Context: one part of a larger RNA
Molecule: large-subunit ribosomal RNA, domain I
Organism: Ichthyenterobacterium magnum
Order: sequence, then C1' cells, then structure tokens
RNA sequence: AGCGUAUGGGGAAUGCCUAGGCUCUCAGAGGCGAUGAAGGACGUGAUAAGCUGCGAAAAGCUGCGGGGAUUGGCACAUACAAUUUGAUCCGUAGAUAUCCGAAUGGGGCAACCCAGCAUGUUGAAGACAUGUUACGUCCGUAAGGACGAGCAAACCCGGAGAACUGAAACAUCUAAGUACCCGGAGGAGAAGAAAACAAAAGUGAUUCCGUAAGUAGCGGCGAGCGAACGCGGAUUAGCCCAAACCAGUAUUGUUACGGCAAUGCUGGGGUUGUAGGACUGCAAUAUUUGAUGCGUAAUGAAUUAGAACACUUUGGAAAGAGUGACCAUAGAGGGUGAUAGUCCCGUAUAAGUAAAGACCGUUAUUAAUAGCAGUAUCCUGAGUAGUGCGGGACACGUGUAAUCCUGUAUGAAUUUGGCGGGACCAUCCGUUAAGGCUAAAUACUCCUGAGAGACCGAUAGUGAACUAGUACCGUGAGGGAAAGGUGAAAAGAACCUUGAAUAAAGGAGUGAAAAAGAUCCUGAAACCAUACGCUU
Repeated sequence: AGCGUAUGGGGAAUGCCUAGGCUCUCAGAGGCGAUGAAGGACGUGAUAAGCUGCGAAAAGCUGCGGGGAUUGGCACAUACAAUUUGAUCCGUAGAUAUCCGAAUGGGGCAACCCAGCAUGUUGAAGACAUGUUACGUCCGUAAGGACGAGCAAACCCGGAGAACUGAAACAUCUAAGUACCCGGAGGAGAAGAAAACAAAAGUGAUUCCGUAAGUAGCGGCGAGCGAACGCGGAUUAGCCCAAACCAGUAUUGUUACGGCAAUGCUGGGGUUGUAGGACUGCAAUAUUUGAUGCGUAAUGAAUUAGAACACUUUGGAAAGAGUGACCAUAGAGGGUGAUAGUCCCGUAUAAGUAAAGACCGUUAUUAAUAGCAGUAUCCUGAGUAGUGCGGGACACGUGUAAUCCUGUAUGAAUUUGGCGGGACCAUCCGUUAAGGCUAAAUACUCCUGAGAGACCGAUAGUGAACUAGUACCGUGAGGGAAAGGUGAAAAGAACCUUGAAUAAAGGAGUGAAAAAGAUCCUGAAACCAUACGCUU
C1' cells in the first nucleotide's frame, strides 16, 4: 500500500406516515362597488418580530338564539384578569370601521399636502371639530333628483385581427376568424315563432345531443376543408307594435271668423297567408292566464337525543390472542399508548329552529285574452327589395353560383301584389321581408357544502403540506426557491465530576427504547477513521 472482517463517523437514500395537493360527482351560489368595492398602507396585545383577527369603540362592542365549563388565536412562559349574575365558543342581526385605492373639494412621487362653504368651541384673529363641495348622461323653469364609473376565474355576444406552422420549398390555400386587443351583458348568453324546409308525400319557432357522414360537395381537385335533407332524443310557449279608422290635445297655415287643413303628442283600435284588419251589419259579457297582496306551511342557521363488553393472557401500553356475551333502520369514517360495531367523537334514525319561504288555496287588487256575415273603398314596415361595380359570410376558393350582409352608384311593386324552391324560364308548391319581445333543454366554475378516486405521498402532488408568490434576484416588466416526522405522554435529562466555559464529554435520572436527546422515526451508498487477519 492493497484486499478482507469487525466497530464507528459521515451522509441522507429507502420504508412507513400525512397536515397539503390533483381530478371529478351532486347540490348551492353565480357577483362585489359612491351606504365607498377588489386590493393595500399604517396601526391594534401586559410583554409582541411574523401570520391570523380587528380598526382610535382596533385578537374586539351590542341585541337575539344555541350551549353549559372553562377561557384570554397560531403560541406550549410569567404576570394579571374574565366566568354558573352563564364566560370562551357557535349561529344570526346590528354598531364601529384610520389613510390610500373607481377615489370623487383641489393637488400629488398611492397610503401625503393644501382649501372653499355652513354650523359650533367664541365676541374677533388664528386653530380645531362635524357636515358638505368631482365628472358624465337623463329628468327638471330652477332648487334639485336618478343613474353611471371600478374590480372579478371561466363561459357568451359584437368589433378589430396576426404569425410560426402544414402544403415535405412557396405565392392561392392552411394554421384561423385561432392567439392577442377593444366594447358589452347575464347567471347564463346568443338564437327564436317561417318572405323556413321539402317534393307530387309532407313537416311546422329556436337551442343542444346522437345519426345521416368523413357522405354530397369545396379544393394550386394539392395540403386539406367539409355540410344539409331525413331519422332518433333532450326541452317545449308563444306573443307585442307600426299602419288604416276613431277621439282628445298642442302648434302652424289659411279664412268669408262659422270653420277647414297639415304636423306633433296622448288614448282607443289592430297584428295576418285558408290572407288579415279597418269599414258596414249582427251577436255577446264568456273563457283562460299573469303579477301583487293575504292565508296555509313542507323546507330552513347554530343545535338536541342517539343502541350494545366483560374477564384471562402477552406486552411499556390491548383495540391483539383466548373464553364467554350483547347491539344493529347504527359493521360509514376518525381517534384513543399495537388492529375497537359495543371506550370517545360519530354513524342509521328521530327531533328542533330565527330570518326567509316552495307547492297549494283565495268571491282581494290589477293587467291581458274572444265570435258570425258582407267585400265597393282604405291599410298591411322605402332610399327598402332588386340591379351594376368592389368586398365579405355561407362546407361552397367566382365557379353554372342560388341564398345572406353591404362600401359605392342607382332604384320598384302594393294583394289581380311580393319573395323563395342552388344560373335562368314556365308550370306547380311553399311563404308573407324591409319593427320588436320571449322561459326550458345548452356552456362555464373565482366561490360554498357534501362526497368519491385501479390519483400523488415531501426531488412526488399546486410554485407553495412549513411566516410562499415568502426569502432572494432584477431599474423595471418580471423571475422565483429551499424547508415535513423526538416520544404514547416532555416524563425535554434534577444532581455530581472533568473543563476557562452558558462549549463538550462522563456519570446519575426519565422512558418500552436515548444506538428516540431536541443537527432528535427508519438510517442504504459514496467518503473517512480505528482494530485485527492475509498478501507484497
């Protein structure tokens, strides 16, 4: 020096565990905000740095309800207090709620500075206290009043709108109307009661799912894109204006001063394709429904009751093993010194309950809703439909290109009317544009409750199981960690010795164990040391 064996150090893997995550299901909730939000700054405790709570009434104040013995958060110490005259705690309703922040009296480098007006301390100056004073829109003669703003995870609608990429290059095309940006709304949003489909037969608003179907088609006919009819389901709901006509009212024009006409507003009327309505004549007070109120009351916060086991034995400890029992509408789950239906919390079940309140009822109030015949006249949405040019949307890239939207230029008809049925024409069929509203079936989850998992188990699972978006880095936008486990119980090692020692060690003691001693469960490997053996 090497190898081996043994004993240690070092180190943190592994095993076991879970306080935290992840993904879903069911139910709820789907908003908060000028009555000042979200988010913060600064304070607030006997001692108080952090987190949590709270706001100068500051780990809290008050009422009501629950509850029944301890309590002063995490947080284990000392002191001092509170509490059966019912505390702490739980639920609910209030009070208080500094400063910043939409931030709103003016300003500002957020958490700061400086004002006006009214009232008061007051009689004046000054100071202080309380209140008030932003902007926009609408209403109002004015005084004034109402509303808005800002924040928030996804879902929804509209506006605007890429590129990488694919086409094995690339330009039409694709990615994709995606991402990003802007505006707007709601618990959903959008769409929606046929100027629809269909085809010789019929369907009957919209939305969503399955199928049709990767079909018909579109396509440098490349890459790719990609329907509809029909069928089967989910859920179902239909309505209101404009106009004709009538009445009232205001203004204007005109006037022979009697009126007449036009326009605006208000009320009645009326709402469709088998065309309907006005109008004229007739008949009649029926039927159905909504909203609000009232009544009933299921449900409903905290909460309450809730069955049944002993002995022996091993052990530090029994829930284990043995023996013999019991309950079960409860043998879900968790805890307890190892594995407990019967020890504890619970569980099945039952009960109670403030605010609120479904369904149901109602001779309450209020609102809406209907027929028959005639057909001369009137009405039935105009810079609209359509057309030319240029674009866009439709599965459809200009194509035979219908249909829908419109920048530009034009521009009808009036029920014997108009539009559509994929160029166009005819027949036939369907339908009635140019106004509006509409629940459900559908989408999503920042959030609350209950529950589940052939999901993870501390290099995993959220970045974060712990003072985590913290420490730290960066001028900034932004980036972004590491870090869990003594023991059943602190019983957390009194006392002694060595030592300079509050270091450390050795005894002693606790404990089942200290080879569980706080750098604390288990404690692998690398690496280091000591002893012994063998070889050189």